[in-house]
RNA sequence: ACUACGGUCUUCUAGGGUUCCGCAGGGCGCGGUUUUGCGCGCCUCGGUCUGGUCCGAGAGAAGGCGCGUGCCGAUGGUACGUACACGGAGGGAUAAAAACCCGGGAGAA
Numbered sequence: 001a002c003u004a005c006g007g008u009c010u011u012c013u014a015g016g017g018u019u020c021c022g023c024a025g026g027g028c029g030c031g032g033u034u035u036u037g038c039g040c041g042c043c044u045c046g047g048u049c050u051g052g053u054c055c056g057a058g059a060g061a062a063g064g065c066g067c068g069u070g071c072c073g074a075u076g077g078u079a080c081g082u083a084c085a086c087g088g089a090g091g092g093a094u095a096a097a098a099a100c101c102c103g104g105g106a107g108a109a
Stems, first nucleotide, its partner, number of pairs: 007065006015055002020052002022049001023046001025044007066082007084104001086107001090102003
């Protein structure tokens, strides 16, 4: 300097936004009420709304499978292992965004 490899799935978390739900503001209508407070429906608007649904980590967690080595009573069982890992800008998808994808990228050590 170059090449190969650094597995995969599930659940969850950090994190994320706003399609739906909820919540809040405003408007209209109906009902209730002496009046105000209230209830229901529709429209609009807000994620600078804690939330539910949803997305979600190569460098986060746990587990399953797979793989490697040893042993055994051997189409399997069992024990151990499965290391290391700083990282833009920009772009992409989805309703939208993100530690998602481009990407163990560019770059750095």
A computed fold for a 109-nucleotide RNA from Desulfosporosinus sp., annotated as Guanidine-I riboswitch aptamer. It matches the Rfam family "Guanidine-I riboswitch aptamer". From the family's description: This family represents a conserved RNA structure found upstream of the ykkC and yxkD genes in Bacillus subtilis and related genes in other bacteria. The source organism's lineage runs through Bacteria, Bacillati, Eubacteriales, Desulfitobacteriaceae and Desulfosporosinus. The prediction has a mean pLDDT of 85.